[in-house]
Order: sequence, then C1' cells, then structure tokens
RNA sequence: AGACGGCCGGAUGGCCGCUCUCCGCUUCGGCGGAGGGAGGAAAGUCCGGGCUCCAUGGAAAUGCGGUGCCGGGUAACGCCCGGCGAGGGCGACCUUAGGGAAAGUGCCACAGAAACACACCGCCAAACCGGCUCUCGCCGGAGGCAAGGGUGAAAUGGUGCGGUAAGAGCGCACCGCGCUGCCGGCAACGGUGGCGGCAGGGCAAACCCCACCGGGAGCAAGACCAAGUAGGGAUGGCAGGCCGCAAGGCCAGGCGCGUUUCCACGCCGCCAUCCGGGUCGGUCGCGCGAGGCGUCCGGUAACGGACGUCCCAGAGGAAUGGUCAUCUCCUGCCGCAAGGCAGGGACAGAACCCGGCUUACAGGCCGUCU
Repeated sequence: AGACGGCCGGAUGGCCGCUCUCCGCUUCGGCGGAGGGAGGAAAGUCCGGGCUCCAUGGAAAUGCGGUGCCGGGUAACGCCCGGCGAGGGCGACCUUAGGGAAAGUGCCACAGAAACACACCGCCAAACCGGCUCUCGCCGGAGGCAAGGGUGAAAUGGUGCGGUAAGAGCGCACCGCGCUGCCGGCAACGGUGGCGGCAGGGCAAACCCCACCGGGAGCAAGACCAAGUAGGGAUGGCAGGCCGCAAGGCCAGGCGCGUUUCCACGCCGCCAUCCGGGUCGGUCGCGCGAGGCGUCCGGUAACGGACGUCCCAGAGGAAUGGUCAUCUCCUGCCGCAAGGCAGGGACAGAACCCGGCUUACAGGCCGUCU
C1' cells in the first nucleotide's frame, strides 16, 4: 500500500414521563412496589417456510411461472459451504443465469461483395477454346483461387514447412476441435494415448427443446363474544263500518320536524315475547421458538449432535421518550504544554413469526494473508 473475514456502533447514574406483566391495597376511579421494553439492518417486501382460510377423491398430461456446472448443508430456498470450468489481477484474491446452436423458427444494427453459402480490390494462365507467332511464347475468352488487401464485434480453425499455374487440411508437425480407450476423482472435470483433416459463424438474460420444482390468498389471514337502531322470522293477543264467494276495493282511523283546524299528496294493521344473521365495540390469534448463550464432540466448511444454562418487547392510531451530571469518541479554535471552549455522535425504528437476499450506515476494534 492492499486483499479477505468477524465484531461494536456511545457508557454510567439521578429526576420526570409512556407501555406490558406480576404482587399488594382500594371508596373499583385508581394508587404503591418489583421486573421487562427495538435493530444489525426492525427497511425494501425480492425469494423460501411456519400458521390461517378457500378450493380439492387419486394419479398423469397440457398450459403458465420459476430454476439450470458438480457434490454437500438445510424444514425449505433462487440461500449457504466446498470444489470444477472460464475470465481478471504481479499477488493475497475477485467475478461468473455456467444445460442444449447437426429438432425447428427468428435475429445479426452500421459498414461490407458476402453475416449461409459470398467474391469488391486482388492472384493465376497448367489444362480447354479462339487469334497471332517458325518456335519459345503473347493476347483474349471460358475458367480456377480464397493466400494477400479492404469492411466489420464477428468472414467458415491457428502457426510453420512442403506443395501448386495461383492457391487451399491439398499433405505433414505442433496447438485447437470432435470421437474414443486408459488412469485419477463420488461427480463436475483433469491427465494421457489412439483415430478423424475438420462437417455445422454467433446469439437461447430471442422464441424454443430438455431436466427438475411449483394449488390460491394472506394476521385487514382467521376464530369467538356481542349493544343501540333498522330490517328478517316464529308464537300469542287485539284488530271499526260497508261491498264482495274470494282476491281485493271504499269509508273511517293512525303517522308524515311545536300546537289547532281544513284541503291536497304520500305511507301504514297494532302490541307483547322469543329466535337467528350482520354493524359499532370487545376478546383471542400474539410471544417456549426450525429460540438465545456457553462448553465439548464430528465435519476443510456450511452445518450437525450431546450436555448445561436463560426466558428476553407485545403496543395497537400505535409505548420504548425527555432532561441533567460525569465520562468517552470525532471535528474546529485557543494554548509552548498540561489543558480549555464550541459543535457533533451515523443509518434507521418492531406491528403474526422464522430462514435468507438486497439496500442504507458517522466512527471504531480484532484476526488472517499478499
């Protein structure tokens, strides 16, 4: 100078409050005492579970969504650990959605002749055709080539030697690639030998194919108790007159924001008891748990096991706060110094719970390594 891992993230005390539990007293309103009271992320709500309700006879397929090297851990995971391959770094170490591109479809901007079958510049003139020439040969055509140039992120393996008219895996050696045998490894894979001149450029965080996994909604889940008013049902009692077999109609009666009268309009059986559903409200769900800490054992590790020990927030328009003193850390100023003065102490805050991931975080400590 740097890499990786772990931990802390103000301390103590006084006073005044808030909330929960237990005990005691009470005139039932409270009062007193004792004890507990935010985090490493309580956050984002992105994954995985517990729990609850809904749906569901079982299994399979299809669709949809997710995951994707190998082995292990875990209740489970897309998480974690250990490896492998690839890439980066002098190194400690870091990064990695890392199955399949000869099943099919699609895309490959710009440039470029061509991004699937392509020849722009260029190279060649052996063999074929024509012409000239005595010949050597020269010119033209049809043609051959993909080495070189150029374009591009990418141009159909790379380097070298041979070969050829020029070239080309055309031949050979090495590297790469594919197939295959052996060895090591549980495996991913690695090492090595043989065979094949090498076909098919890339993209699957494009559709797709393959393998595996997956019911839906969420504590405002859900369960219980239960007013007042309105409405529903049952039983009983009472219920004017006329018409009509009945359904019903007319008159009378009652009600329609102070009282009385009249008119118009609208509505209507009355009373009592009981039942059940819902609303306000209340109680539970709701804190003993995949729990914390310590020691030992197994394992490289994640993690697992045994023993001991502890009980550690449960509010709900939502408590966990304020202030003072002493100390501590940081910054600035003053001072030769001892020290003094001023300011500040991050990110943030439970809401059913747990395991992860991600994001935010002043300052500080420890360990290992280059």
RNAcentral holds the sequence, with entries from MGnify.
This is a predicted structure of a 370-nucleotide RNA (Bacterial RNase P class A) from a soil metagenome.
Its mean pLDDT, the model's own confidence on a scale to 100, is 76.
Rfam family: Bacterial RNase P class A. It is annotated as a ribozyme.